[in-house]
Predicted 3D model of a 349-nucleotide part of an RNA (small-subunit ribosomal RNA, central domain) from an uncultured marine bacterium. The coordinates come from a structure-prediction model, not an experiment, and the mean pLDDT is 88. It matches the Rfam family "Bacterial small subunit ribosomal RNA". Its family is annotated with structural constituent of ribosome and ribosome in the Gene Ontology.

Context: one part of a larger RNA
């Protein structure tokens, strides 16, 4: 390479938009490029294969044939694929109506709590732990009442519940804005799927500049514990956590499961929108679509398990794997740095 694979053994890019490319619904006619078929030419000799012959045999040699899967020219076939052309509506999309939602961005507002400050009451403790101590407090702490400041996060509602491509998103109001879903018609007429590169988004920590700083808290200091204790426990505490702009681009970025389409028993919850029955409405019951859970048949799986949200049955496209170490290293590219991306080989077991 041919293959065989990728939930847990090596292996699904963190996620999306989309270029090239690959693949692509039903149908009319044309074309005959692919495809199939015939003929002709060519496909050197030797060799391989078959038949025959010559060295006593064989190896070896000689003669004849076949083959030479290919290429070119030409005649034909037209189902399929391609191309051209016309049509279609089921794929895809647009318009309309409707409700659901922590989807995103900005501005404003609110209450509880912690801390701090001021004032009042009040007196000897408070705090902390397994027990203590460091610590705070007679310069009046802790407790309690009132007032004020400031920052951060939004209890209950909260739910195997919702939304988002993923990261992720939760007090309330307003403005701007994305997507999905249901319903009933009308319209466009294959406009689709995937997607190498590319571009964008991307938790936390981290970096740059400027703000902010209540609580928490790497580092650090002290107190304990201990044989020691550079820890676990305690008292403090700085970066940071927060905001704006820029960078960084990684995670057990996980469902450890790429995307799309079709098909393949059921049962039972929840969410959104319908239809039927009933009814004042709501509930209950039957049922459709979309989503989200659990259980389970066939089938699959090494097993665990998966099972209409597939890891089943198939097709298309992309990514990735190929014994361990060397090594996610050298090299190359990117970054302010930290580091990231891509990515070998010698050698060795």
């Nucleotide at each position: 390479c041919u293959g065989g694979g990728c939930g847990u053994a090596a292996a699904g890019c963190g996620c999306g938009u989309g270029u090239a490319g690959g693949c692509g619904g039903u149908u009319u006619g044309g074309u005959c490029a692919g495809u199939c078929u015939g003929a002709u030419g060519u496909g050197a000799a030797a060799g391989c294969c078959c038949g025959g012959g010559g060295c006593u045999c064989a190896a070896c040699c000689c003669c004849g044939g076949a083959a030479g899967u290919g290429c070119a020219u030409u005649g034909g076939a037209u189902a399929c694929u391609g191309c051209c052309u016309g049509a279609c509506u089921u794929g895809a999309g647009u318009a309309c109506u409707g409700g659901a939602g922590g989807g995103g961005a900005a501005a404003g507002c609110g209450g509880a709590a912690u801390u701090c400050c001021g004032a009042g009451u009040g007196u000897a403790g408070a705090g902390g732990u397994g027990a203590a101590a460091u610590u705070c407090g007679u310069a009046g702490a802790g407790a309690u009442u009132c007032g004020g400041a400031g920052g951060a996060a939004c209890a209950c509602c909260u739910g195997u519940g919702g939304c988002g491509a993923a990261g992720g998103c939760g007090g309330c109001u307003u403005u701007c804005u994305g997507g999905a879903c249901a319903g009933a018609u009308a319209c466009u007429g294959a406009c689709g799927c995937u997607g190498a590169g590319a571009c964008g988004c991307g938790a936390a920590a981290g970096c740059g500049u400027g703000g902010g700083g209540a609580g928490c808290a790497a580092a650090c200091a002290g107190g304990a514990u201990u044989a020691g204790a550079u820890a676990c426990c305690c008292u403090g505490g700085u970066a940071g956590u927060c905001c704006a702009c820029g960078c960084a681009g990684u995670a057990a970025a996980c469902g450890a499961u790429g995307g799309a389409u079709a098909c393949u028993a059921g049962g039972u919850g929840c969410u959104g929108c319908g239809g039927g029955u009933a009814a004042c409405c709501a509930c209950c019951c039957c049922u459709g679509c979309a989503g989200u859970g659990c259980c389970g048949u066939a089938g699959c799986u090494a097993a665990c398990g998966c099972a209409u949200u597939a890891a089943g049955u198939a097709u298309c496209c992309c990514g990735c794997c190929u014994g361990g170490g060397g090594a996610g290293u050298a090299g190359g590219c990117c970054g302010c740095a930290a580091g990231g991306c891509u990515a070998a080989a010698a050698c060795u077991c």